[in-house]
Context: one part of a larger RNA
RNA sequence: CGUAUGAAAUUUGCGUGGCUCUGACACUAGUACGAGAGGACCGUGUUGGACUGACCUCUGGUUUACCGGUUGUGCCGCCAGGUGCAUCGCCGGGUAUCUAAGUCAGGAUUGGACAGUGCUGAAAGCAUCUAAGUACGAAGCCAGCCACAAGAUUAGAUUUCUUAGGGUCGUCGAAGACGAUGACGUUGAUAGGUUGCAGGUGUAUAGAUAGAAAUAUCACAGCCGAGCAAUACUAAUUGCCCAUUCGC
Numbered sequence: 001c002g003u004a005u006g007a008a009a010u011u012u013g014c015g016u017g018g019c020u021c022u023g024a025c026a027c028u029a030g031u032a033c034g035a036g037a038g039g040a041c042c043g044u045g046u047u048g049g050a051c052u053g054a055c056c057u058c059u060g061g062u063u064u065a066c067c068g069g070u071u072g073u074g075c076c077g078c079c080a081g082g083u084g085c086a087u088c089g090c091c092g093g094g095u096a097u098c099u100a101a102g103u104c105a106g107g108a109u110u111g112g113a114c115a116g117u118g119c120u121g122a123a124a125g126c127a128u129c130u131a132a133g134u135a136c137g138a139a140g141c142c143a144g145c146c147a148c149a150a151g152a153u154u155a156g157a158u159u160u161c162u163u164a165g166g167g168u169c170g171u172c173g174a175a176g177a178c179g180a181u182g183a184c185g186u187u188g189a190u191a192g193g194u195u196g197c198a199g200g201u202g203u204a205u206a207g208a209u210a211g212a213a214a215u216a217u218c219a220c221a222g223c224c225g226a227g228c229a230a231u232a233c234u235a236a237u238u239g240c241c242c243a244u245u246c247g248c
Base pairs, nucleotide, nucleotide: 001151006161007160008159009158010157011156015148016147017146018145021049022048023047024046025045026044027043033038051106052105053104054103055102059100060099061098066093067092068091069090070089071086072085073084074083075082076081110143111142112141116136117135118134119133165242166241167240168239169185170184171183172182173181190235191234192233193231194230195229196228197227199224200223201222207218208217209216210215
């Protein structure tokens, strides 16, 4: 831009792509078969490998704005307590997130057509798988499963609203390079803050008590990023722009 009013939602599926793998063990059964040695088809169950998809409850990794320990040195006048730099100085842990080595799921069942093998059976008193009818028939083919899909210009269908609608702007996101996309904008929980909880770290400073002192107790303390809720305290103000056609 088109799909001849515009918008929102739900769809049909012309077509397109993906998947399609495989082992071992057990039962049937030491059966059929075989002199024996050996040892099944068919059918069923269990458990793996590789691959694919999703997820973070568990096991771990990550976690340079979280907590703690600690070395050297500078600074805050000194002590105490902090803070800068040294690979995040080094070290011990670690939420959310992301993630695999972790967890869950998948390949199936089934149908149709074929090469082919048949049954019944005429034309053609016989015969013949075929002419009418009918059975079986491969990991292959077409469907079935999963995803996309009306620019399928053959541009489809249904429902609702219809003078509607959209954008800019702002607060943001499990969305994101930017556009885009989703939530919200006071008729408000969108983000921040605050409070509570979860979770992390591991018991803060000062003081008191005990001890000669190191230290211990008062004290699951103090501090805390992203998590879950509640709460308008702060910020989402007011506006502006485009469109409102063709036709009648």
Molecule: large-subunit ribosomal RNA, domain VI
Organism: Bacteroides graminisolvens